The RNA shown here (FMN riboswitch aptamer (RFN element)) has 118 nucleotides and comes from an Anaerolineae bacterium. Its mean pLDDT, the model's own confidence on a scale to 100, is 80. Lineage of the source: Bacteria > Bacillati > Chloroflexota > Anaerolineae.

RNA sequence: AAUUACCUUCGGGGCAGGGUGUAAUUCCCGAUCGGCGGUACAGCCCGCGAGCGCGCAAGCGCAUGAUCCGAUGUGACUACGGAGCCGACAGUAACAGUCUGGAUAGAAGAAGGAUGUA
Repeated sequence: AAUUACCUUCGGGGCAGGGUGUAAUUCCCGAUCGGCGGUACAGCCCGCGAGCGCGCAAGCGCAUGAUCCGAUGUGACUACGGAGCCGACAGUAACAGUCUGGAUAGAAGAAGGAUGUA
């Protein structure tokens, strides 16, 4: 310095105020939030992550949202200015990105440790 398997820790935010109604943080006005890796700094560019099925497991399969314009620049759908858009599953006295639940869980991954090999 590279790398194999292992261990530990960490690893998601958000409806104020109002309207209708028997009933809604679910509808309407309005408010508000933005995981991980890559890349000129990204919810909406590429890829990944929560769900479902199969499997002892490793793993495999299915499902999986949304952006444009301007200016700067070698380079930006990422920063700046402007205007937009999107949001798993189950539950509910009424349809949920924001409430409750699976979840004191787990993942993409991040950091550290220790072991072996060359």